Glycine riboswitch aptamer from a Paenibacillaceae bacterium, 102 nucleotides, folded computationally. Its mean pLDDT, the model's own confidence on a scale to 100, is 79. Taxonomically the source falls in Paenibacillaceae (Bacteria, Bacillota, Bacilli, Caryophanales).
RNA sequence: AUGAUGGCAACGGGAGAGAUUGCCCUGCUUGUUGGGGCGGCGCCGAAGGAGUAAACCCUGCAACAGGGUGAAUCUCUCAGGCAAAAGGACCUUUGCCGGACG
Repeated sequence: AUGAUGGCAACGGGAGAGAUUGCCCUGCUUGUUGGGGCGGCGCCGAAGGAGUAAACCCUGCAACAGGGUGAAUCUCUCAGGCAAAAGGACCUUUGCCGGACG
């Protein structure tokens, strides 16, 4: 001198669902207008969060019993989101850390 799993960073890609409606505030080019806040009804799942299989462990004489650990893109929809913007799991590429294998 090879440089795996993994971690960090940068660029890029990145779906779904009402530009819904009531009230209030505000800007302006004063309009069937933009933005924001608080509610109503309707929706989405890919920030985050929660739940969960097998398996393992414990208790118990044992049990098809009880409890614990236990994954997700599955489920829920608390949060978040439903024009654009922002965000966005995940992925490519690049750089750095690290050093499995040889």